[in-house]
């Protein structure tokens, strides 16, 4: 550094079961896609809940606070295989 290479791996939507207010997570069924689609929630970002602000309200470009996505970018930490 990444091929129409071997030999594995992991899996979106979607459906079914379960947990959670919710975003969403887990298990099985699928397979869109992945060379770090392994870990990490530090920085930015999205998304849910809640309080404050502001609104006549819905509801917000706004702040606070608790969650969550690592298959959104950075930054750290591990890691199979191997031509050019």
């Nucleotide at each position: 550094c990444g091929a129409c290479a071997a030999a594995g791996g992991c899996a979106a939507a979607c459906c079914g079961g379960c947990c959670g207010c919710a975003a969403g997570a887990c298990c099985g069924g699928g397979g869109c896609g992945c060379a770090a689609a392994g870990c990490c929630a530090a920085g930015g970002g999205c998304c849910c809940g809640u309080c404050g602000a502001g609104u006549c309200g819905g509801c917000u470009c706004c702040g606070g606070u608790g969650g969550g996505c690592a298959g959104c970018c950075u930054a750290g930490c591990u890691g199979c295989c191997g031509a050019a």
This is a predicted structure of an 84-nucleotide RNA (c-di-GMP-I-GGC riboswitch aptamer) from a marine sediment metagenome.
Model confidence (mean pLDDT): 87 of 100.